[in-house]
């Protein structure tokens, strides 16, 4: 120095070929449940989809640049 992968809720992801309110487990909080804790149930909080810029009537989803991490090739 080239080439390719990945960055979406603390944690591990999904999101199909752009479309109404960004999601699931897992953890937390609350409340049932137990003597009391666990399992279990029931309800809720939590996200500026890595950063910026461009297409579109509309981006997490195209498109350009930049940062981080991994793989390879020189």
């Nucleotide at each position: 120095g080239c080439g390719g992968g990945c960055a979406u809720a603390g944690c591990u992801c999904a999101g199909c070929u752009g479309g109404c309110u960004a999601g699931a487990g897992c953890a937390c909080a609350u409340g049932g449940g137990u003597c009391a804790c666990a399992a279990c149930c029931a309800u809720g909080g939590g996200g500026u989809c890595c950063g910026g810029g461009g297409u579109u009537c509309a981006a997490g989803u195209c498109c350009c640049u930049g940062u981080g991490c991994c793989c390879g090739c020189a």

A computed fold for a 74-nucleotide RNA from a Synergistaceae bacterium, annotated as transfer RNA.
Rfam family: tRNA. Rfam describes the family as follows. Transfer RNA (tRNA) molecules are approximately 80 nucleotides in length. Rfam classes the family as a transfer RNA.